Small-subunit ribosomal RNA, central domain from an uncultured bacterium, 348 nucleotides, folded computationally. Its Rfam family is "Bacterial small subunit ribosomal RNA". Rfam links the family to the GO terms ribosome and structural constituent of ribosome. The RNAcentral record of the full RNA draws on ENA and SILVA.
[in-house]
Context: one part of a larger RNA
RNA sequence: CUGGGCGUAAAGCGCACGUAGGCGGAUUGUUAAGUGAGGGGUGAAAUCCCAGGGCUCAACCCUGGAACUGCCUUUCAUACUGGCAAUCUCGAGUCCGAGAGAGGUGAGUGGAAUUCCGAGUGUAGAGGUGAAAUUCGUAGAUAUUCGGAGGAACACCAGUGGCGAAGGCGGCUCACUGGCUCGGUACUGACGCUGAGGUGCGAAAGCGUGGGGAGCAAACAGGAUUAGAUACCCUGGUAGUCCACGCCGUAAACGAUGGAAGCUAGCCGUUGGUAAGUUUACUUAUCGGUGGCGCAGCUAACGCAUUAAGCUUCCCGCCUGGGGAGUACGGUCGCAAGAUUAAAACUC
Repeated sequence: CUGGGCGUAAAGCGCACGUAGGCGGAUUGUUAAGUGAGGGGUGAAAUCCCAGGGCUCAACCCUGGAACUGCCUUUCAUACUGGCAAUCUCGAGUCCGAGAGAGGUGAGUGGAAUUCCGAGUGUAGAGGUGAAAUUCGUAGAUAUUCGGAGGAACACCAGUGGCGAAGGCGGCUCACUGGCUCGGUACUGACGCUGAGGUGCGAAAGCGUGGGGAGCAAACAGGAUUAGAUACCCUGGUAGUCCACGCCGUAAACGAUGGAAGCUAGCCGUUGGUAAGUUUACUUAUCGGUGGCGCAGCUAACGCAUUAAGCUUCCCGCCUGGGGAGUACGGUCGCAAGAUUAAAACUC
């Protein structure tokens, strides 16, 4: 390489949009490029293969055949693929009418709680722990009542509930805005799927500039524990956590399961619609999501099982013994931290 694979053994890019490319619904006609059949030309000799022969055998050599799997040309065929032309509606989309939602961005606003400040009551303790101490407190703490300030997060509702491509999203109101579902079946007429490069989004931590800073809290300090204790426990506490703008581009970014389409028993929940029936809050049917169980089938087993890891098709990504190593060097990106691409020697 041909293969064989990718939930857990090595292996699905974190996610999307999309360029080239690959692949692509139904019917008819045409063409004859691919495809198939026949003919012709060529495919030097040697070599390889087969048969026979010559050196005493063999290597070697000679003769003949086959082969040279290819290319060019010509005639025919037209099922399939392609090209061209036309038509269609099931794929895809548009339109109309409804619907659900923590989808996004910005602005405003509410209550509880923590902390701090002021004032009142009040007096000797309070904190904290396995036990203590550091710590706070007669300069009046803790507790309790009232008032004020400020920042951050939104109890209950809350739910294998909802929304989003993923990351993720949760008080309330308003403005702007993306997507989705159902019903109608009016319109377009294959407009589709995937997607190397590319572009965008992307938790937390971290970085730059300027704000903000209540609580929490790396680092740090102290108190304990201990043989020691650079920890676990306690008292403090700075970056950070928050906001704006700009970087970073990584995660067990997980369903450890790429995307799309079709087909293949069911049963029970839950969520959003629609229709019908009635006993008016239930039943049935159907479409879209989200869960549990389970047949066939698959799997090394575990398990998966119409939300497939089943049966097929298309496109992309990735794997090829362990260590060395996701490292070195080089390239690209970054302010840096580093990210990305990515070996070899050696060794088992």